[in-house]
Context: one part of a larger RNA
RNA sequence: CCUUUGCUAAGGAACUCGGCAAUACAGCGUCCGUAACUUAGGGAUAAGGACUGCCUUGAGCAAUCAAGGCCGCAGCGAAAGAACCCGUGCGACUGUUUAUUAAAAACACAGGUCUCUGCUAACACGAAAGUGGAUGUAUAGGGGCUGACACCUGCCCGGUGCCGGAAGGUUAAGGGGAGAGCUUAACGGUUUGAACUGAAGCCCCGGUGAACGGCGGCGGUAACUCUAACCGUCCUAAGGUAGCGAAGUUCCUUGUCGGGUAAGUUCCGACCCGCACGAAUGGUGUAACGAUAUGGGUACUGUCUCAGCAAAGGACUCG
Numbered sequence: 001c002c003u004u005u006g007c008u009a010a011g012g013a014a015c016u017c018g019g020c021a022a023u024a025c026a027g028c029g030u031c032c033g034u035a036a037c038u039u040a041g042g043g044a045u046a047a048g049g050a051c052u053g054c055c056u057u058g059a060g061c062a063a064u065c066a067a068g069g070c071c072g073c074a075g076c077g078a079a080a081g082a083a084c085c086c087g088u089g090c091g092a093c094u095g096u097u098u099a100u101u102a103a104a105a106a107c108a109c110a111g112g113u114c115u116c117u118g119c120u121a122a123c124a125c126g127a128a129a130g131u132g133g134a135u136g137u138a139u140a141g142g143g144g145c146u147g148a149c150a151c152c153u154g155c156c157c158g159g160u161g162c163c164g165g166a167a168g169g170u171u172a173a174g175g176g177g178a179g180a181g182c183u184u185a186a187c188g189g190u191u192u193g194a195a196c197u198g199a200a201g202c203c204c205c206g207g208u209g210a211a212c213g214g215c216g217g218c219g220g221u222a223a224c225u226c227u228a229a230c231c232g233u234c235c236u237a238a239g240g241u242a243g244c245g246a247a248g249u250u251c252c253u254u255g256u257c258g259g260g261u262a263a264g265u266u267c268c269g270a271c272c273c274g275c276a277c278g279a280a281u282g283g284u285g286u287a288a289c290g291a292u293a294u295g296g297g298u299a300c301u302g303u304c305u306c307a308g309c310a311a312a313g314g315a316c317u318c319g
Stems, first nucleotide, its partner, number of pairs: 001314008010305002014303001019300001029051004037042001039148001053070007071075001076081001083298007090290002095107002111146007123132003149285004154215003159212002161208005168203003174197002179192005216234005243277001244274001255271005
């Protein structure tokens, strides 16, 4: 010096990306007491506080309680056995996952919705027989999306998809056979072949967004200024509604204002010129929950100021 461990004056997060790590304030039981919020169940063991041994007597079935007394620094006398609080994001929740760097905000989920399926079901496996679906029958089964609950879910059908329609156009094999070629003495044989006829599909006509998807630009205008309810114009299938918004989304940006700090690129509350939110690729809220992400606080401490001492085992030196 390294590893593991124990103790530490005064201070107490000043350490650090970050209280990482460590300490233990707390811990068991009894009694008291317990907020916001809430889906009225919870939150909650919230938080916070007090007590705890032994002996004698009494009460009681007992747990236990009352009175008196005794000892210690210390009575849940050892060990074991939650640190807590206040905000915000995400996901409702319990659950699942990258065996061996990711446990999560990812997956799943109950619930919602669309669509297919009438039973020899749809769908899946299989050259097939057959089997699953299902010894089920639309309150059932398959597939897609969303993801508890609450309030909601706007506009666009031009493109793509799907569904419906059948008048017309196009169109294969097949049907048809005008005509033409070869051959034959002839009958005939053979080759080719126009018109016409001829399904689905496509073109066409409608519908459909919890189908794939999309949801504008420029110029001017109010009696300070600024701004523009208003007006004009171009384009579009239609020009983003409610709600939210520097967001896990904001480039400029440490935006601006407020709060918290002596001091805050993080955090919280607002503002809105949203580079580039937005409504089941769901929008906004939300009690409870979380080895989740992030900010603050109380308590506590060798994380630190700043290091010291001690033990064991290494390394090293000598043997």
Large-subunit ribosomal RNA, domain IV from a Candidatus Saccharimonadota bacterium, 319 nucleotides, folded computationally. RNAcentral holds the full RNA, with entries from ENA. The organism belongs to Candidatus Saccharimonadota, within Bacteria. Its mean pLDDT, the model's own confidence on a scale to 100, is 85.